[in-house]
Context: one part of a larger RNA
Molecule: small-subunit ribosomal RNA, central domain
Organism: Theonella swinhoei
């Protein structure tokens, strides 16, 4: 390379957007580049292969044939692909109406709780644990009442509920704003799918500058435990956690399952649309979309399991794998303030 693969054995890029490229719906006319067929030319000889022959055999040699090209010229064909026209509406979008939602950003507001401060009541303990001690407290703690300050997070509702591409999103209100679903069918008329590079987003921790700092809490200190205890438990406690701006760019970034389209038994729960029937209305029932779960047939699978939300049956495009260790390391390069990230070997060894 070919092949075979990627839920758990090695292997799906963390997620999107999109460039090149690859692939691409129905009808019709043309063209003949691809394609198919015929004919011509050429592809030196030797070598290789096949048949035959000559040296006593063989090597070697000779004769004939075959083979060798994405070759070229020409004639013809027109189904398929391409290309050039015309056209269609089912893919895609657009328009009108309706709907759900912790989707995003900004500002304001609210109550519960913790802590601290001030004052009142009140007195000897509180706290903590397996048991204790460190710690706090007669300079009046803990408890309790009133007032105040400040920061962070939003109990119940809350739900294999919802929304988002993923990361993720949860008190209330307002402003701005993204996406989606359904019903109708106004318009465009294949405008589509995927996507190497590129660009953007990207939990936590971490970094820079400036704020903020209630609680929690790496590091650190002390008390315990223990043979030891650089831990688990306890008392404290600084970065950090919060905000603004900038950087980092990684995770078991997981459904360990890339995206798109079509097809292939069903049953049942739930969320959210539309229609019907019934009703005063709600509820319940039936049909039909879109999500999200559970079970299950065919089929698939090494098994576990998956099973219309496929890991089934197919097509298109991208990413990735190729024994274990060495190693996601070294070197080089790019990026970064740094930490480091990305790209990525070999010797050697089993």
């Nucleotide at each position: 390379c070919u092949g075979g693969g990627c839920g758990u054995a090695a292997a799906g890029g963390g997620c999107g957007u999109g460039u090149a490229g690859g692939c691409g719906g129905g009808a019709u006319g043309g063209u003949c580049a691809g394609c198919u067929a015929g004919a011509g030319g050429u592809g030196a000889a030797a070598u290789c292969c096949c048949g035959g022959g000559g040296c006593u055999c063989a090597a070697c040699c000779c004769c004939g044939g075959a083979a060798a090209g994405u070759c070229u010229u020409u004639u013809a064909g027109a189904a398929c692909u391409g290309c050039c026209g015309u056209u269609c509406u089912u893919g895609a979008g657009u328009u009108g109406g309706u709907c759900a939602g912790a989707g995003g950003u900004u500002a304001g507001c609210g109550g519960a709780a913790u802590u601290c401060c001030u004052g009142g009541u009140g007195u000897a303990g509180c706290g903590g644990u397996g048991a204790a001690a460190u710690g706090c407290g007669u300079a009046g703690a803990u408890a309790u009442c009133a007032g105040g300050a400040g920061g962070a997070a939003c109990a119940c509702c809350g739900g294999u509920g919802g929304c988002g591409a993923a990361a993720g999103c949860g008190g209330c209100u307002a402003a701005c704003u993204g996406g989606g679903a359904c019903c109708a069918a106004u318009c465009u008329g294949a405008c589509g799918c995927u996507g190497a590079g590129g660009c953007g987003c990207g939990a936590a921790a971490g970094c820079g500058u400036g704020g903020g700092g209630a609680g929690c809490a790496a590091a650190c200190a002390g008390g315990a435990u223990u043979a030891g205890a650089u831990a688990c438990c306890c008392u404290g406690g600084u970065a950090g956690u919060c905000c603004a701006c900038g950087c980092u760019g990684u995770a078991a970034a997981c459904g360990a399952u890339g995206g798109a389209u079509a097809c292939u038994a069903g049953a049942u729960g739930u969320c959210u649309g539309g229609g019907g029937a019934u009703u005063c209305g709600a509820u319940c029932c039936c049909c039909u979309g879109g999500g999200u779960g559970u079970c299950g047939c065919a089929g698939c699978u090494a098994a576990c399991g998956c099973a219309u939300u496929a890991a089934g049956u197919a097509u298109c495009c991208c990413g990735c794998c190729u024994g274990g260790g060495g190693a996601g390391u070294a070197c080089g390069g790019u990026c970064g303030c740094a930490a480091g990230a990305c790209u990525a070997a070999a010797a050697c060894u089993c």